[in-house]
RNA sequence: GGCAAAGCUGUCUAGGGUUCCGUUGACGAGUAAAGUCAAGGCUGGUCCGAGAGACGGCGUAUGGCGGAAGCUGGAAGUUGCGGCCGGCCAUAUGACACGGAAGGAUAAAAGCCUGGGAGAU
Numbered sequence: 001g002g003c004a005a006a007g008c009u010g011u012c013u014a015g016g017g018u019u020c021c022g023u024u025g026a027c028g029a030g031u032a033a034a035g036u037c038a039a040g041g042c043u044g045g046u047c048c049g050a051g052a053g054a055c056g057g058c059g060u061a062u063g064g065c066g067g068a069a070g071c072u073g074g075a076a077g078u079u080g081c082g083g084c085c086g087g088c089c090a091u092a093u094g095a096c097a098c099g100g101a102a103g104g105a106u107a108a109a110a111g112c113c114u115g116g117g118a119g120a121u
Stems, first nucleotide, its partner, number of pairs: 007058006015048002020045002022042001023039005059093007066085002070081002096116001098119001103113002
């Protein structure tokens, strides 16, 4: 800068590693404290986190109700019409979905991204 409609997004979970915290071990040290080094094959906290996991929100589509204005009617009239709305309600979109290897980011890794990919049926 541009962009959505098997759309976008929030909270969480499966899962993930080790930047920080904590834990453990060694040194410090004869005994302590601060600290230093090491360990994620350390339960954990912070952190990352699903297209094919959960629960929501918004959006979109269709239908209905309502609202303001406009047009319409021989006269009157509670008629009709097409659009509009930060309006309300309902339904759908939340249906279906087997899936590598290699690579990428972050401290590092992963059902993260690549990717509803390559493939398979």